[in-house]
Molecule: transfer RNA
Organism: Prosthecobacter sp.
C1' cells in the first nucleotide's frame, strides 16, 4: 500500500429497514439480616464521526477514524 471482518451500557453480547435499542454481569437505592453475603424489588447508563438513500437507519451506501486478520 491492497483486501476482508468488526466498532452498540463499565464489561461481554443481542436487535427480518419499523415497538420505549434489550439481556447477562457490573454500579447504585430499597427489602431482608445482629452485621454482611445470597435472594427479591427498583433506578441510571450505550448505537465511533460526517454525509447520502428511505415515510422511517443500530441495520443499506459513501468517506473518515479506530481495532483485528490476511496479502505484498
Nucleotide at each position: 500500500g491492497c483486501g476482508c471482518u468488526c466498532g452498540u451500557a463499565g464489561u461481554u453480547c443481542a436487535a427480518c429497514g419499523g415497538a420505549u435499542a434489550g439481556a447477562a454481569u457490573g454500579g447504585u437505592g430499597g427489602u431482608c439480616u445482629c452485621c454482611g453475603a445470597a435472594g427479591c424489588c427498583g433506578c441510571a447508563u450505550a448505537u465511533c464521526c460526517a454525509g447520502g438513500u428511505u415515510c422511517g437507519a443500530u441495520u443499506c451506501c459513501u468517506g473518515g477514524c479506530g481495532a483485528g486478520c490476511g496479502c505484498a